[in-house]
RNA sequence: UGCUUCGAGGAGCGCUGCAACGGGCGCCUGCCCGCCAGGCUCGAAGCCUUUGCUACUCUGCAACGGCGCUCACGACCU
Numbered sequence: 001u002g003c004u005u006c007g008a009g010g011a012g013c014g015c016u017g018c019a020a021c022g023g024g025c026g027c028c029u030g031c032c033c034g035c036c037a038g039g040c041u042c043g044a045a046g047c048c049u050u051u052g053c054u055a056c057u058c059u060g061c062a063a064c065g066g067c068g069c070u071c072a073c074g075a076c077c078u
Stems, first nucleotide, its partner, number of pairs: 002047008010071006018039001021034005038064001
């Protein structure tokens, strides 16, 4: 770095719909239907690859998430 699992990023309602996924048609890898707004980031554990090994020291937890609405929390003003 990649993959898997878990946790977190305050909570809901409605709408549209890309990718992924499912079904059908087509065999042009495209079209139609369904579903669909945590698919992103961070943290922990495990696995693979990489890193020669061990020990010590230092260092933390945020930034984001289509449109509309409601609630919660915080700040400011009245």

Background: Model confidence (mean pLDDT): 75 of 100. This is a predicted structure of a 78-nucleotide RNA (SAH (S-adenosyl-L-homocysteine) riboswitch aptamer) from a Dehalococcoidia bacterium. It was read from a public genome assembly, where an Rfam model found it. It matches the Rfam family "SAH (S-adenosyl-L-homocysteine) riboswitch aptamer". The literature on the family includes a 2008 paper in Mol Cell by Wang et al., "Riboswitches that sense S-adenosylhomocysteine and activate genes involved in coenzyme recycling". Rfam links the family to the GO terms regulation of gene expression and S-adenosylhomocysteine metabolic process. Lineage of the source: Bacteria > Bacillati > Chloroflexota > Dehalococcoidia.